c-di-GMP-I riboswitch aptamer from Paenibacillus sp. NFR01, 86 nucleotides, folded computationally. Model confidence (mean pLDDT): 78 of 100. Its Rfam family is "c-di-GMP-I riboswitch aptamer". From the family's description: GEMM was predicted in a large-scale screen for bacterial structured RNA regulatory elements. NCBI's taxonomy places the organism under Bacteria, Bacillati, Caryophanales, Paenibacillaceae, Paenibacillus.
């Protein structure tokens, strides 16, 4: 320097749920809390996929449909990288 391995050591992150706040919603932030994760670090008009539908449009008789520039990185993916062992 490169590759492989997996929680052996030191550590790291934090699902569901609860509380508060923001938001039309999806969801996000903070605190608590740990299901799990070798990238559960970063990237959302660089790509695929998923969620929501305020505004807008269509239909119709008060309900439904379409739609992202909104959201999800702990869906795939791209990119960067620590410690240990070989």
């Nucleotide at each position: 320097c490169a590759a492989a391995u997996a929680a052996u050591c030191c550590g790291g992150c934090a699902a569901a749920c609860c509380u508060a706040u923001u938001g039309a919603a999806a969801a996000a932030u903070a605190g608590g809390g740990a299901c799990g994760c070798a990238a559960a670090g970063c990237u959302a008009u660089a790509g695929g996929g998923a969620c929501u539908a305020a505004a807008u449009c269509c239909a119709c008789c008060u309900u439904g449909g379409a739609u992202a520039a909104g959201u999800c990185a702990g869906c795939c993916a791209g990119u960067u990288g620590c410690a240990a062992u070989u």